[in-house]
RNA sequence: GGAGUUGGACGGACCGUCGCUGCGUCCCGCAAGGGACGGAGAGGAAAGUCCGGGCUCCAAUGGGCAGGACGCUGGGUAACUCCCAGGGGGAGCGAUCCCCGGAAAGCGCAACAGAAAGCAGACCGCCGGACCGGCUCUCGGGCCGUCCCGGUAAGGGUGAAACGGUGGGGCAAGAGCCCACCAGCGGCCGUGGCGACACGGUCGGCUAGGCAUACCCCGUCUGGAGCAAGACCAAAUAGGGAGGCAGGCUGGCCCAGCUAUUGCCUCCGGGUAGGUUGCUUGAGGUGGCCGGUAACGGCCAUCCUAGAGGAAUGACGGUCGCCAGCCCCGCAAGGGGCAGGAACAAAACCCGGCUUAUAGUCCGACUCCGGCU
Numbered sequence: 001g002g003a004g005u006u007g008g009a010c011g012g013a014c015c016g017u018c019g020c021u022g023c024g025u026c027c028c029g030c031a032a033g034g035g036a037c038g039g040a041g042a043g044g045a046a047a048g049u050c051c052g053g054g055c056u057c058c059a060a061u062g063g064g065c066a067g068g069a070c071g072c073u074g075g076g077u078a079a080c081u082c083c084c085a086g087g088g089g090g091a092g093c094g095a096u097c098c099c100c101g102g103a104a105a106g107c108g109c110a111a112c113a114g115a116a117a118g119c120a121g122a123c124c125g126c127c128g129g130a131c132c133g134g135c136u137c138u139c140g141g142g143c144c145g146u147c148c149c150g151g152u153a154a155g156g157g158u159g160a161a162a163c164g165g166u167g168g169g170g171c172a173a174g175a176g177c178c179c180a181c182c183a184g185c186g187g188c189c190g191u192g193g194c195g196a197c198a199c200g201g202u203c204g205g206c207u208a209g210g211c212a213u214a215c216c217c218c219g220u221c222u223g224g225a226g227c228a229a230g231a232c233c234a235a236a237u238a239g240g241g242a243g244g245c246a247g248g249c250u251g252g253c254c255c256a257g258c259u260a261u262u263g264c265c266u267c268c269g270g271g272u273a274g275g276u277u278g279c280u281u282g283a284g285g286u287g288g289c290c291g292g293u294a295a296c297g298g299c300c301a302u303c304c305u306a307g308a309g310g311a312a313u314g315a316c317g318g319u320c321g322c323c324a325g326c327c328c329c330g331c332a333a334g335g336g337g338c339a340g341g342a343a344c345a346a347a348a349c350c351c352g353g354c355u356u357a358u359a360g361u362c363c364g365a366c367u368c369c370g371g372c373u
Base pairs, nucleotide, nucleotide: 001369002368003367004366005365006364007363008362009361010360012320013319014318015317016316017315018314020041021040023038024037025036026035027034028033043344047355048354050353051352052351053350054349055226056225057224058223062255063254064253065252067222068221069220070219071218072086073085074084075083076082087100088099089098090097091096101217102216106215108211109210123156124155125152126151127150128149129148132145133144134143135142136141164182165181166180167179168178169177183207185204186203187202188201189200190199191198192197230277231276232275233274240268241267242266243265244264245263246262247259248258249257284303285302286301287300288299289298290297291296322341323340325338326337327336328335329334
């Protein structure tokens, strides 16, 4: 200097004028409300509604099935499918990145080619035998051919893949049929580790492709609905009509339990839909110390940083900063002037994550290549 990998931050700032919303103090007002001063007022994703909870309700209390979710091990957390650390496999020269229960529990799927693609299979072959025909003969027999029967899967072919590899023995010819050495799988033992696993030794059978993001099996977890949840006050109407069940109990089914002589369900019709609250002090932020590899936890100190309710947080002006264009001066660094641009986007009960979008700027760590000293 170039090419990469990965982590993080900002994403405008200040001043002035006017305006909006909450809160605190004071003043005016019967009240509604108004005025003065002070403080605060939209994000890193507020988005998606994908996960997990806090909280509220389902009268009180359980169990099971089905359904759903997750899936290597250990830790973190309120919890999680999230985060951290590790283990195994794969890609890359590397920094790094991706994946993760089970295919010998069962049932299945896979185009074409091929005999045959889960316990399969004979197209070309190899070997043996019987009949028939031919040739030869030292008359024991040997050779060739058609067809049939039996054995075989080593050689060849097809295919992405053919049911271990190499060598030897054996066989009528072959085959892990047997043996040696390998690869793979499984069992047992030892050492290390909380563990997933790693290393080593020994034995065995000879050998067990892919797909579970196919059904399925195993293990763990799991009630439902959701702030339009819910609570309170006020007001109004027709507690009107019809049908049904003996029931009803916030997804479904079963069992238990509870509750009822009136209770419940469905449909038609009518009235109100106004106000207060939930509603912002919380698994909270910031700083320091301690523990831990880390995620994170503990202690001390300090801070209060929206709460609207058809939806407030804005408008105008000036200065500076960022991006990029043109002109001038200058060897360059740099300086001056002119006119532009600025992404994704907006709280609605709250929080922890994940995912997606993002003009532009900056900071750090690491890897590889080349050059110079």

Bacterial RNase P class A from Humidesulfovibrio sp., 373 nucleotides, folded computationally. The model forms 96% of the base pairs in the Rfam consensus. Taxonomically the source falls in Humidesulfovibrio (Bacteria, Pseudomonadati, Desulfovibrionales, Desulfovibrionaceae). The prediction has a mean pLDDT of 78. It was read from a public genome assembly, where an Rfam model found it.